c-di-GMP-I-GGC riboswitch aptamer, 93 nucleotides, folded computationally. The sequence was found by an Rfam model in a public genome assembly. The prediction has a mean pLDDT of 85.

């Protein structure tokens, strides 16, 4: 010193349960460990989920509406998807 990852030391924690907030996605908090050397940090780029609003379309009932369905999609979420970014420890190589 790092593009490597033995060891100590601390560190985080899926998958499930409980309880809250959310229209879902998901997100806190306890609880549990499947696993992580960036499983810390960012949602600006890619991807992945979601669609309360709102925009079309079809359907119901006479109609204004309203309701169902479907797509689209303004938002929104994921960083333990890929990316960006800072960093601890030092056996062997």
């Nucleotide at each position: 010193a790092a593009u490597c990852g033995a060891a100590a030391a601390g560190g985080c924690a899926a998958a499930c349960c409980u309880g809250c907030c959310g229209a879902a996605a998901g997100g806190c908090a306890g609880g549990g460990a499947c696993g992580c050397a960036a499983a810390g940090c960012c949602a600006a780029g890619g991807g992945u989920c979601u669609a309360a609003a709102g925009u079309c379309a079809a359907a119901a009932u006479c109609a204004c509406a309203u309701u169902u369905u479907g797509a689209c999609c303004a938002g929104g979420a994921c960083a333990g998807c890929c990316g960006g970014u800072u960093g601890c420890c030092g056996a062997a190589a």